[in-house]
RNA sequence: GGCCCCAUCGUCUAAUGGUUAGGACACCACCCUCUCAAGGUGGGAAUACGGAUUCGAAUUCCGUUGGGGUCACCA
Numbered sequence: 001g002g003c004c005c006c007a008u009c010g011u012c013u014a015a016u017g018g019u020u021a022g023g024a025c026a027c028c029a030c031c032c033u034c035u036c037a038a039g040g041u042g043g044g045a046a047u048a049c050g051g052a053u054u055c056g057a058a059u060u061c062c063g064u065u066g067g068g069g070u071c072a073c074c075a
Base pairs, nucleotide, nucleotide: 001071002070003069004068005067006066007065010025011024012023013022018055027043028042029041030040031039048064049063050062051061052060
């Protein structure tokens, strides 16, 4: 350098082109408890970036960035 794959809350993981982008753990607040743990209720938090297609994009297409794999080149 060519080709292929991947990128979603702090972490892991869902979402037929039409949902207020969901869940678990973690975090925060409150309740419960003599205290802690466990448990209960509630809350904040994400689609890597730019463009295109579409009435509508996390999802399709192109490019960029980052990561991984493979092949080739140099030595």
The RNA shown here (transfer RNA) has 75 nucleotides and comes from an uncultured Chloroflexota bacterium.
Its Rfam family is "tRNA". The family's RNA type in Rfam is transfer RNA.